[in-house]
Context: one part of a larger RNA
RNA sequence: UUGGGCGUAAAGUGUCUGUAGGUGGCUUUUCAAGUCCGUCAUCAAAUCCUAGGGCUCAACCCUGGACAGGCGAUGGAAACUACCAAGCUAGAGUAUGGUAGAGGCAGAGUGAAUUUCCGGUGGAGCGGUGAAAUGCAUUGAGAUCGAGAAGAACACCAACAGGUGAAAGAAUUAUGUUGGGCCAUCACUGACACUCGAAGACGAAAGCUAGGGGAGUGAAUGGGAUUAGAUACCCUAGUAGUCCUAGCCAUAAAUGAUGGAUACUAAAUGUUGUGCAUAUCGACCCAUAUAGUGUUGCAGCUAACGCAUUAAGUAUCUCGCUUGGGAAGUACGUUUACAAGAAUGAAACUC
Numbered sequence: 001u002u003g004g005g006c007g008u009a010a011a012g013u014g015u016c017u018g019u020a021g022g023u024g025g026c027u028u029u030u031c032a033a034g035u036c037c038g039u040c041a042u043c044a045a046a047u048c049c050u051a052g053g054g055c056u057c058a059a060c061c062c063u064g065g066a067c068a069g070g071c072g073a074u075g076g077a078a079a080c081u082a083c084c085a086a087g088c089u090a091g092a093g094u095a096u097g098g099u100a101g102a103g104g105c106a107g108a109g110u111g112a113a114u115u116u117c118c119g120g121u122g123g124a125g126c127g128g129u130g131a132a133a134u135g136c137a138u139u140g141a142g143a144u145c146g147a148g149a150a151g152a153a154c155a156c157c158a159a160c161a162g163g164u165g166a167a168a169g170a171a172u173u174a175u176g177u178u179g180g181g182c183c184a185u186c187a188c189u190g191a192c193a194c195u196c197g198a199a200g201a202c203g204a205a206a207g208c209u210a211g212g213g214g215a216g217u218g219a220a221u222g223g224g225a226u227u228a229g230a231u232a233c234c235c236u237a238g239u240a241g242u243c244c245u246a247g248c249c250a251u252a253a254a255u256g257a258u259g260g261a262u263a264c265u266a267a268a269u270g271u272u273g274u275g276c277a278u279a280u281c282g283a284c285c286c287a288u289a290u291a292g293u294g295u296u297g298c299a300g301c302u303a304a305c306g307c308a309u310u311a312a313g314u315a316u317c318u319c320g321c322u323u324g325g326g327a328a329g330u331a332c333g334u335u336u337a338c339a340a341g342a343a344u345g346a347a348a349c350u351c
Base pairs, nucleotide, nucleotide: 004322005321006320007305008304012319014202015201016200017199021195022194023193025088026087027086028085033081034080035077036076037075038074039073040072042070043069049065050064051063052062053061054060091192092189093188094187095185096184097183098182099181103178104177105176106175108173109172114150115149116148118146119145120144121143125136126135164169207248208247209246210245211244212243216242217241221237222236223235224234259318260317261316262315263314264313267296268295269294270293271292272291273290274289275288300307301306324351325350326349333344334343335342336341
């Protein structure tokens, strides 16, 4: 490379936008590049295959023929692909009318709790554990009442099967601003589409730079225990960090361990948004369509587990990735970063 694969065995980029490239709806026309058919020329001989022949046979040798295929010329065909031209509306988009939502950003505010400060009451313990001790406390702790300050996070509602976002994520309240979705109408454009190497954007936590902030928590660190030891688990303190602003970093078991798009293929039962019909005083109920989100389950698939209209089924298009374990996500080189590191990524050797 071919063939086979990628939920769990090796293997789906963290997610999206998107150029080149690849692929692409229905009808009619042109053309003949691809495609198909015929003819001609050529692809030295030997070899291979085959029909005969010659060495007593065979190996070997001689004569003839052919398959398959390549390149070129020429004459045709026009279904498919490409091209030319015209059209269509089922894909896609726009418009109009509705609608749900913790979608994003900005500044502002409320309440409970915690810690702390001040004052009152009060007077001996508190705290912590398996048990203790370190620790706090007569310079008045803990408890309780009142007043103040600070920072961080938002109980109930809340969903087991909720909604939203591309993913990461996102939940106190109201305001401002802003993105996307879904449904209905079928008015408009008329294939404008799908996937995408490169490139770009976003990207938890930790970490870094500068300036703030610092209640609680808490790597490091001190002390007390436990233990043979205890650089731990437990306790008491506690720095960085956690928070905000501006800028880096670019990684996670970034998981549905399942790339994206389109079409088809039994059902049953929940739930969310919307439409329609029915019912009613009104809502629910009941029937149905559509877009999500769950559970069970047939065919089919699977090594099994299981998946099963939200496929891991049946097909097509396209991208990424895999090829025994270790060495190793290491070395070297390159790119990138302030650094820490990240990206790309072997081999010797060994089993």
Record summary:
Predicted 3D model of a 351-nucleotide part of an RNA (small-subunit ribosomal RNA, central domain) from Cryptomeria japonica. Rfam family: Bacterial small subunit ribosomal RNA. Its mean pLDDT, the model's own confidence on a scale to 100, is 85. The full RNA is in RNAcentral, with records from SILVA.